[in-house]
Molecule: c-di-AMP riboswitch aptamer (ydaO/yuaA leader)
Organism: Phycisphaeraceae bacterium
C1' cells in the first nucleotide's frame, strides 16, 4: 500500500443554462463588465427535395412561359407542451391518442404530476465551409423488486 468480501451511512429535482482566468466595485458572501472551455440552439452551398391566388405592365403568335409592380392568404424558431370527440354564445371544462417528467443509473410493475409560455414579421427545406445567439428560470424527492455502480466509515 493495493486487492477482495461483510455491514451501515450518503448523494437533491426539472432545464443546454456550467467551469476557469484577468480587470473592477466590495470588509466577504456577492455583483458588474470581458475573454476563454463546455454544453444548447439559429442561420447558410453545389445535389436531392418543394415551387399559393387575384389584378397591371412588358417580352410573346399565344389564354403557354418569363420578369417587374400592387395586394389578399401564409410561413417559421425555442420547447415534451401535439392530435381528436364532447358541452358550451366566447373564454373554458371534461375524456381519448401521443409526448414529457418523478430524486446514484437501468429494466420491470404500481401511483402521481405536465402537455405551457415566449420570439421572427411574407422570410429562412436539406446543408460543407463560414456567421449569429443563450449560460435563465423555477422547485423539494423520501413506492416496491431486481441487477449495476460512486464516496465515507467499522470489520
Nucleotide at each position: 500500500g493495493c486487492g477482495u468480501c461483510u455491514g451501515u451511512g450518503c448523494a437533491g429535482c426539472c432545464g443546454a443554462g456550467u467551469c476557469u482566468c484577468c480587470g473592477g466595485c466590495c470588509g466577504a458572501u456577492g455583483c458588474c463588465g470581458g475573454a476563454g472551455a463546455a454544453c444548447g440552439g439559429g442561420g447558410g452551398a453545389c445535389c436531392c427535395a418543394c415551387c399559393g391566388c387575384c389584378g397591371c405592365g412588358a417580352u410573346g403568335a399565344a389564354c403557354a412561359a418569363u420578369c417587374g409592380c400592387g395586394g389578399c392568404a401564409g410561413g417559421g424558431g425555442c420547447g415534451c407542451a401535439g392530435g381528436g370527440a364532447u358541452c358550451g354564445g366566447u373564454c373554458g371544462a371534461u375524456c381519448c391518442c401521443a409526448g414529457g417528467c418523478c430524486a446514484c443509473u437501468u429494466u420491470c410493475a404500481a401511483g402521481g404530476c405536465c402537455u405551457a409560455g415566449c420570439c421572427c414579421g411574407u422570410c429562412a427545406g436539406c446543408u460543407u465551409a463560414c456567421c449569429c445567439c443563450g449560460u435563465a428560470g423555477g422547485c423539494a424527492u423520501g413506492u416496491g423488486a431486481a441487477a449495476g455502480g460512486g464516496c465515507a466509515c467499522u470489520g